[in-house]
RNA sequence: AUGAUUGUAUUGGGAGAGAGCGAAGUAUAUCGCCACCGAAGGAGCAAGUUCCAAAAAAACCAUUGGAAUUAAUCUCUCAGGUAAAAGCACCAAUACAGGACG
Repeated sequence: AUGAUUGUAUUGGGAGAGAGCGAAGUAUAUCGCCACCGAAGGAGCAAGUUCCAAAAAAACCAUUGGAAUUAAUCUCUCAGGUAAAAGCACCAAUACAGGACG
């Protein structure tokens, strides 16, 4: 001297669903009720892998049952959201950190 996975920050893009009804209230915020959305966060699960037991069996492999591990933009809708603003998974660029590989 190359600068991967990853993390942080900035900028740009970024969907969905009632400006619902009532109370108080100037309005936002609050409380109660009904109807909805999934892309903050959270929760759940497949195949596969591992282990145990059973039958058979010298062992391995294969079969059956059970347990553990394990994913999402899937599912749930706890949280959040349903005019604008803000926020938002994700994508791109830049900068910083880092240092796989060579």
Predicted 3D model of a 102-nucleotide RNA (Glycine riboswitch aptamer) from Oceanobacillus profundus.
The sequence was found by an Rfam model in a public genome assembly.
NCBI's taxonomy places the organism under Bacteria, Bacilli, Caryophanales, Bacillaceae, Oceanobacillus.